[in-house]
Molecule: THF (Tetrahydrofolate) riboswitch aptamer
RNA sequence: AACAGAGUAGGUAAAAUGCGUUAAGUGUUAGGGAAUGGGAAGUUGUCUCUAAACGAAAGACUAAGUCUGCGAUAUUUUACUGCGUCCGCUGUU
Numbered sequence: 001a002a003c004a005g006a007g008u009a010g011g012u013a014a015a016a017u018g019c020g021u022u023a024a025g026u027g028u029u030a031g032g033g034a035a036u037g038g039g040a041a042g043u044u045g046u047c048u049c050u051a052a053a054c055g056a057a058a059g060a061c062u063a064a065g066u067c068u069g070c071g072a073u074a075u076u077u078u079a080c081u082g083c084g085u086c087c088g089c090u091g092u093u
Base pairs, nucleotide, nucleotide: 001093002092003091004090005089010081011080012079013078014077015076016075017074018073019071020070021069028052029051030050031049032048033047034046038087039086040085042083058068059067060066061065
């Protein structure tokens, strides 16, 4: 120097364990904040706070409660997937 490659935040699916079903959560809109391959600037996306509007699937047995469901439900694990630029890293020449 050339060629090849790895790695972020996340996403999807399955399983397990929970939470809710007395409606929290999820989703939507507006504003603020944060973290986002090892570094730099940055994009997309993510998380979070506040406010607003909207808004749900229950059923069976029952003594406690249990079971089957339901929720754009939470967490964990596994599989698949996952930075456009420059530098860096790994391999080969």